[in-house]
């Protein structure tokens, strides 16, 4: 340098093609059980959807440009 993928909640992700209330399992908190831990059960608990600008009543979702990480060509 050119192309291509990835960027959501502590974590591991869906959800993006086809715009309309931001989720799931894990985790943490409390409470319930036990001698006690765990485990099981019930109850809470989470987000600048990298950042930035557009476009549209309305962007995690279309367009641009930037950042970071990876693959692959030179």
């Nucleotide at each position: 340098g050119a192309g291509c993928c990835u960027g959501u909640a502590g974590c591991u992700c869906a959800g993006c093609c086809a715009g309309g209330u931001a989720g799931a399992g894990c985790g943490c908190u409390g409470g319930u059980c036990u001698u006690a831990u765990a485990u099981g059960c019930c109850a809470g608990u989470g987000g600048u959807c990298a950042a930035g600008g557009g476009u549209u009543c309305a962007a995690a979702u279309c367009c641009c440009u930037u950042c970071a990480g990876g693959c692959u060509c030179a």
This is a predicted structure of a 74-nucleotide RNA (transfer RNA) from a Candidatus Pacearchaeota archaeon.
Its Rfam family is "tRNA". Rfam classes the family as a transfer RNA.
The prediction has a mean pLDDT of 84.
The organism belongs to Candidatus Pacearchaeota, within Archaea.
The RNAcentral record of the sequence draws on ENA.